[in-house]
RNA sequence: AUGAUUUUUCCUAAGAGAGAGCUAUCUGAUUAGCCGCCGAAGAGGCAAACCUUGCAGGCAGGGUGAAUACCUGCAAGGCGAAACUUUCAGGCAAAAGGACUGGGAAAAGGACU
Numbered sequence: 001a002u003g004a005u006u007u008u009u010c011c012u013a014a015g016a017g018a019g020a021g022c023u024a025u026c027u028g029a030u031u032a033g034c035c036g037c038c039g040a041a042g043a044g045g046c047a048a049a050c051c052u053u054g055c056a057g058g059c060a061g062g063g064u065g066a067a068u069a070c071c072u073g074c075a076a077g078g079c080g081a082a083a084c085u086u087u088c089a090g091g092c093a094a095a096a097g098g099a100c101u102g103g104g105a106a107a108a109g110g111a112c113u
Stems, first nucleotide, its partner, number of pairs: 001113001006108008019035001021034004036092003042088001043086003050078004058074005
């Protein structure tokens, strides 16, 4: 000098599910009350793996001349994913929103050469 994987933001394409539920109250929205539902904004939960048990060895077994080295199992704890799950939030005509994914731009970063 170049500028990979990756991360963040923005633009854009595409994008599912579930009552235009009843009452006040009249198209809808909002508000209040009452039922019935959805999962793909967001948020919460956890599997294996991995780690610790070190102040007087957590327990048992293996191992060894003896081992508190090392190995295995159990228990407790830590860490730990999702499109799974919860349905808090959000949503249940249209509009808006909408995970993952495709295309583009900017920033961070600095692998290879």